[in-house]
Context: one part of a larger RNA
RNA sequence: GGAUGAACGCUAGCGGCAGGCCUAAUACAUGCAAGUCGAACGGGAUUCUAGACUUCGGUUUAGAUGAGAGUGGCGCACGGGUGCGUAACGCGUAUGCAACCUACCCUUUACAGGGGGAUAGCUCGGGGAAACUCGAAUUAAUACCCCAUAGUAUCAUAAGAUCGCAUGGUUUAAUGAUUAAAGAUUUAUCGGUAAAGGAUGGGCAUGCGUCUGAUUAGCUAGAUGGCGGGGUAACGGCCCACCAUGGCGAUGAUCAGUAGGGGUUCUGAGAGGAUGAUCCCCCACACUGGUACUGAGACACGGACCAGACUCCUACGGGAGGCAGCAGUAGGGAAUAUUGGUCAAUGGGCGAGAGCCUGAACCAGCCAUGCCGCGUGUAGGAUGACGGCCUUCUGGGUUGUAAACUACUUUUCUACAGGAAGAAAAAGCCCAUGCGUGGGCAAUUGACGGUACUGUAGGAAUAAGCACCGGCUAACUCCGUGCCAGCAGCCGCGGUAAUACGGAGGGUGCGAGCGUUGUCC
Numbered sequence: 001g002g003a004u005g006a007a008c009g010c011u012a013g014c015g016g017c018a019g020g021c022c023u024a025a026u027a028c029a030u031g032c033a034a035g036u037c038g039a040a041c042g043g044g045a046u047u048c049u050a051g052a053c054u055u056c057g058g059u060u061u062a063g064a065u066g067a068g069a070g071u072g073g074c075g076c077a078c079g080g081g082u083g084c085g086u087a088a089c090g091c092g093u094a095u096g097c098a099a100c101c102u103a104c105c106c107u108u109u110a111c112a113g114g115g116g117g118a119u120a121g122c123u124c125g126g127g128g129a130a131a132c133u134c135g136a137a138u139u140a141a142u143a144c145c146c147c148a149u150a151g152u153a154u155c156a157u158a159a160g161a162u163c164g165c166a167u168g169g170u171u172u173a174a175u176g177a178u179u180a181a182a183g184a185u186u187u188a189u190c191g192g193u194a195a196a197g198g199a200u201g202g203g204c205a206u207g208c209g210u211c212u213g214a215u216u217a218g219c220u221a222g223a224u225g226g227c228g229g230g231g232u233a234a235c236g237g238c239c240c241a242c243c244a245u246g247g248c249g250a251u252g253a254u255c256a257g258u259a260g261g262g263g264u265u266c267u268g269a270g271a272g273g274a275u276g277a278u279c280c281c282c283c284a285c286a287c288u289g290g291u292a293c294u295g296a297g298a299c300a301c302g303g304a305c306c307a308g309a310c311u312c313c314u315a316c317g318g319g320a321g322g323c324a325g326c327a328g329u330a331g332g333g334a335a336u337a338u339u340g341g342u343c344a345a346u347g348g349g350c351g352a353g354a355g356c357c358u359g360a361a362c363c364a365g366c367c368a369u370g371c372c373g374c375g376u377g378u379a380g381g382a383u384g385a386c387g388g389c390c391u392u393c394u395g396g397g398u399u400g401u402a403a404a405c406u407a408c409u410u411u412u413c414u415a416c417a418g419g420a421a422g423a424a425a426a427a428g429c430c431c432a433u434g435c436g437u438g439g440g441c442a443a444u445u446g447a448c449g450g451u452a453c454u455g456u457a458g459g460a461a462u463a464a465g466c467a468c469c470g471g472c473u474a475a476c477u478c479c480g481u482g483c484c485a486g487c488a489g490c491c492g493c494g495g496u497a498a499u500a501c502g503g504a505g506g507g508u509g510c511g512a513g514c515g516u517u518g519u520c521c
Stems, first nucleotide, its partner, number of pairs: 001521004006517005013374006019367002021332001026330003030327003035074003040071002047064007081285003090210008100202002105198007113147004123136005153178005159172005183190003211257003218248003223245004228240003260282004265274003287308005310321004338364001340363003346360001347358004377408004387399005413458006422448001428441005465510005470491003476505005486493002
């Protein structure tokens, strides 16, 4: 000098764009953050309309409406947060899988025949303070089960051809066995099953790279390898039985400490050094530890079970909870924001759709935290006014064109008026089309926000500080003090003429900021 997720002191007019718990992965009151589908299903409170009956209270029939629960499907593995752990195939980069999986989506082929038993809900009854739970009867499905049919699926038997990368791969006939399906409705579609391929997303393996310490030198029994098995989507000591005795290490094993990694960011001419906030990719975690279930996918932040610590409720028998989601609270700290608005846009989930949900997102609020931009007037104006300060003191110098005064402007400001873009559609109708889809028509939809912006009027009106002035280093005099009080980044100032302390006048630098402190180059 540059930089900063900064903090502190003094000061402060506005806007745009960004950023905002670096500390206690400490504990959390409250609200919200993941639902959706009636075009899968049984049912149905309520309300309305019409009819019949009526003791005028109502009852009943038909139709419409369809809340709240329940079964079922899809989603909840995304999105959002944090950086505890991890020195590791975790990450980066480059390869491989002849050792693998992939819901929804796309393409293609084939199929969808018949039957059955339950169960939630509802009803009745019981237990419990509650959380909840038990029994009986009854009912549906795209829930569950059985039979049939079936293949380039799986398994077994055995053959041919061909290729390679070691195990082997690809392909072609054959025989036998096993396993499928679901319907809905507005009749035109959407779904269902099996198989092949694609796409997307993942899993695994490997080469190389990846902090410090030798005042850590030896480490290792599932340890290293083999055979056989189990397990997995899949290879593998991943696990197990048996066998062998290997394997790693001064090219630093092991141990200890520290740490999420990368793209980046800062600095530097570069080499390098430092860094890993915001944004993007990957990883890990979700009170602590462990475990599996469901599922295409989790060993699952707002799922389950067990143990532990903590907090809460209790009728003392027993129960409930997990903000490292968004706000917010306490605590810690030098220090870091609102218990805001909207789904209008973008995106996500579900749905045929309308739509619903979305603290993702988009916006608004707070903070000079940073960067950038604008302003605080402009021109003229000398008796060089008053005042201040200095002085060699009837004087002069300086503050200083500075002020007053004259003329002008209105960025800003105040008032009033107008007023956006961000919105294109989807749904609807018409036309074309076998289906996707394409074209046209008209309507509706804005949180931000009456915001940005524009115009008119008024009037210099509303707006300057901070640090420094001995040298380094731009900028000097007076007064006070007297090795005191104090200053200080280094050298050093201060003991009676201090340009170095404190004040004043003047000056220098930067400017809505200026200094100080911390950290990096």
The part of an RNA shown here (small-subunit ribosomal RNA, 5' domain) has 521 nucleotides and comes from an uncultured Bacteroidota bacterium.
The full RNA is in RNAcentral, with records from ENA and SILVA.
Its Rfam family is "Bacterial small subunit ribosomal RNA". Rfam links the family to the GO terms structural constituent of ribosome and ribosome.